Transfer RNA from a Candidatus Aenigmatarchaeota archaeon, 75 nucleotides, folded computationally.
Taxonomically the source falls in Candidatus Aenigmatarchaeota (Archaea, Nanobdellati).
Its Rfam family is "tRNA". It is annotated as a transfer RNA. Rfam describes the family as follows. Transfer RNA (tRNA) molecules are approximately 80 nucleotides in length.
RNA sequence: GCUUCCGUAGCUCAGUUUGGAUAGAGCACUUGACUUCUAAUCAAGGGGUCGCGGGUUCAAAUCCCGUCGGAAGCG
Numbered sequence: 001g002c003u004u005c006c007g008u009a010g011c012u013c014a015g016u017u018u019g020g021a022u023a024g025a026g027c028a029c030u031u032g033a034c035u036u037c038u039a040a041u042c043a044a045g046g047g048g049u050c051g052c053g054g055g056u057u058c059a060a061a062u063c064c065c066g067u068c069g070g071a072a073g074c075g
Stems, first nucleotide, its partner, number of pairs: 001074007010027004020058001029045005051067005
C1' cells in the first nucleotide's frame, strides 16, 4: 500500500439479511420492599447523537461516499 471484518448504555452483545412502529437484552448502577445487618430475592428508575462527517429517501443503527480507531490476511 491492497482486501475483508469489527465500532450500538459503564461492560458483554442482539438488531443490519428485507430501511419503517418510542433504539433493545443480560450484567452493572440508583431507589424502595424484605432482613437484626449484609448478601440473595422482588419491584421501580436513570443512563445512547448507534465511532465521526456528508449523501440518498417521506423515513437511515441499517443503503452510498469519505474519514478515525481496532483485528486478520496479502504484498